[in-house]
Parts: sequence; structure tokens; C1' cells
RNA sequence: GAAAACUCUGGAGAACUCUUAAAUGAGUGCCGAAGGUGCAAGGGCCCCGCAGGGUGCCCGAAUCUCUCAGGCAAAAGGACAGAGGAGCA
Repeated sequence: GAAAACUCUGGAGAACUCUUAAAUGAGUGCCGAAGGUGCAAGGGCCCCGCAGGGUGCCCGAAUCUCUCAGGCAAAAGGACAGAGGAGCA
């Protein structure tokens, strides 16, 4: 003198109508914290080149963004946080 899987605990947001006990089916609306999408600074390559420049290509974070997926009673899930794992390399 690191972690990870895993375990325990906490853990938000967002609807209504018709049918149905609910799920489901239909219609319209909504949420962002599984996962996924996109992007800044910065860097690399290329081109011109004295300095510098290029509406060029690539890499590039998030709780931001999109809302594909997922979700909008409960349950389940749940980013993240605390404790354990955890002394070792």
C1' cells in the first nucleotide's frame, strides 16, 4: 500500500381514460438513476506554411444531452452512497 465480482443497508422521477382484479390490449401524455446515443476543453493525424491557418478525419467526461431501450400503484429493477469483501499485488 490498489481494486473487482459478490453480500447487507439506503436509494429519486414521471399519467389518465376505456377493457381487465392486476398484467395485458387500445388511445393520448409523461420520467431519467439499468443499459445505450451525442457533445466541450484537450490531444493525434493530414493539408498549406515564416507566424499562423483549415466549414478535413480520429480519440475524447458527466448526474449534461437524446429518450432507442427501460420506467410512470405495489413488487421487481435502480445510477449513486455507506459498511463488508480487504489483505494482498
Description:
This is a predicted structure of an 89-nucleotide RNA (Glycine riboswitch aptamer) from Parvibacter caecicola. Its mean pLDDT, the model's own confidence on a scale to 100, is 81. The RNAcentral record of the sequence draws on Rfam. NCBI's taxonomy places the organism under Bacteria, Bacillati, Actinomycetota, Coriobacteriia, Parvibacter.